[in-house]
RNA sequence: GGAGUUGGUCGGGCAGUCGCUGUAUAGUUUUUAUAUAGAGGAAAGUCCGGGCUUCAUAGGACAAGGUGCCAGGUAACGCCUGGGGGGCGUGAGCCUACGGAAAGUGCCACAGAAAAUAUACCGCCUUAAAGGUAAGGGUGAAAAGGUGUCGGUAAGAGCGCACCGCAUUGGUGGUAACAUCAAUGGCAGGGUAAACCCCACCUGAAGCAAGACCAAAUAGUGGAACGCUAUUUAUAGCAGAUGUGGUCCGCAUCGUUCCCGGGUAGGUCGCUUGAGGAGCUUGGUGACAAGUAUCCCAGAUGAAUGGCUUGCCCCAUUGCUUUUAAGCAAUGGACAGAACCCGGCUUAUAGACCAACUUCUUUA
RNA sequence: GGGCGCUUAGCUCAGCGGGAGAGCACUGCCUUCACACGGCAGGGGUCGCUGGUUCAAUCCCAGCAGCGCCCACCA
Repeated sequence: GGAGUUGGUCGGGCAGUCGCUGUAUAGUUUUUAUAUAGAGGAAAGUCCGGGCUUCAUAGGACAAGGUGCCAGGUAACGCCUGGGGGGCGUGAGCCUACGGAAAGUGCCACAGAAAAUAUACCGCCUUAAAGGUAAGGGUGAAAAGGUGUCGGUAAGAGCGCACCGCAUUGGUGGUAACAUCAAUGGCAGGGUAAACCCCACCUGAAGCAAGACCAAAUAGUGGAACGCUAUUUAUAGCAGAUGUGGUCCGCAUCGUUCCCGGGUAGGUCGCUUGAGGAGCUUGGUGACAAGUAUCCCAGAUGAAUGGCUUGCCCCAUUGCUUUUAAGCAAUGGACAGAACCCGGCUUAUAGACCAACUUCUUUA
Repeated sequence: GGGCGCUUAGCUCAGCGGGAGAGCACUGCCUUCACACGGCAGGGGUCGCUGGUUCAAUCCCAGCAGCGCCCACCA
């Protein structure tokens, strides 16, 4: 100097002028004055988790759904942190839907002899046949664990041996996932669970257009379903209807529910002080936790948070001038706008900067 | 703002992991005096896009894009 990897910050600011919204104070017939605050790292997608509201006085079981290596963090999570296994990369690093195929059931098209109740096409041995064989060839993603310049055999074959793989048992290290060592065994033919399933853990439903209150107006002679028995004529029993995913049980209500038609589409609350933020200290590898002490930081409702002008500051590109630094001029500055609130994930993004690490080349 | 669906031929839609289909429409031929009807044959496809699982994806899974539907109160 080039190429790369990972993490982080900013992504426009200040002044002037005019115009909006909230809050506070003062004033006020109307109207206003001052102060102060006023869109994001993703506000987005609505993919997850909650807080909060209602069903509701509320429960249990099944079913259904979700997650899936280990240990921690967190209000919680499918998130984050740190480890382990596997894969990719020369490396820094990156990816990972990563429990179980010996509980069971499916599927593996075409090709191939044969895809599991395994078989024997070519080949090899022996040879008339019969028989033996699964090493070699062929098909395929996959064909009786792989390799061996070893032994053995009629020819071969885990048939034996060595190494690797696999299974079982035990030792050591580690909280654990796992790693490693040793012994025994000739070894269930493979793959597939983002196939059904088994195992472990978790889960009520709907959602601020939830819900609460006020005001106004109108049209309900509308239709349908569900009722029997006993008796004391109003009760009881059994039913029926309804009750926030589905089914059953249980519980509650007694008239409930559904359909059709009509009226109003107005206002207030919910609505912003929070699992809140900056700083410092301590503990921890880290996510984070605890303590201290400080700050209040949008609440709109056809939807405010802006427009204009000028100047300065910031960044980039181009051109000119200049010994260099630098100066001047022009152009450009991305993705994109809260709507109950918060913690994440994912997606979009013109650019600018900082730090650490890896590798290549050159020079000393 | 929140919730729920869909995307396959020119159009309307089927399709349970192993060859992409039906009807209508279009083209050509036959039939007819001519047209329609009818008969025969044919063409037309990045299965919305990108990745992943698997030997193999329209289908299974994740992300993105586009199109559509629903969500107030009263007796």
Record summary
Predicted 3D model of RNase P RNA and transfer RNA as a complex of 439 nucleotides. Model confidence (mean pLDDT): 76 of 100. Rfam match: Bacterial RNase P class A. Gene Ontology terms of the family: dimeric ribonuclease P complex, tRNA processing and ribonuclease P activity. It is annotated as a ribozyme. Rfam describes the family as follows. Ribonuclease P (RNase P) is a ubiquitous endoribonuclease, found in archaea, bacteria and eukarya as well as chloroplasts and mitochondria.